[in-house]
Transfer RNA from Phaeocystis globosa, 74 nucleotides, folded computationally. The coordinates come from a structure-prediction model, not an experiment, and the mean pLDDT is 80. The RNAcentral record of the sequence draws on ENA. Its Rfam family is "tRNA". Its family is annotated with triplet codon-amino acid adaptor activity in the Gene Ontology. Rfam classes the family as a transfer RNA. Lineage of the source: Eukaryota > Haptista > Phaeocystales > Phaeocystaceae > Phaeocystis. The gene name in the source record is trnW.
RNA sequence: GAAAGUUUAGUUUAAUGGUUUAAAACAUUGAAUUUCAAAUUCAAAGAUUAAAGGUUCGAUUCCUUUAACUUUUG
Repeated sequence: GAAAGUUUAGUUUAAUGGUUUAAAACAUUGAAUUUCAAAUUCAAAGAUUAAAGGUUCGAUUCCUUUAACUUUUG
């Protein structure tokens, strides 16, 4: 230099273009329980779905560009 792939909550992963809410686990916070803790139970908060644009009645999903990362190749 060329090619391919990935990017979603603090972390790891889901979600067929379509019902009003993007789901789950762990983590975090609060409460109950406990002499105190741990464990357990209940609840809460946390996502401009990497950025910008486009297609569509409708985009996490399709297309283009950019950024970061990974791999292959010269």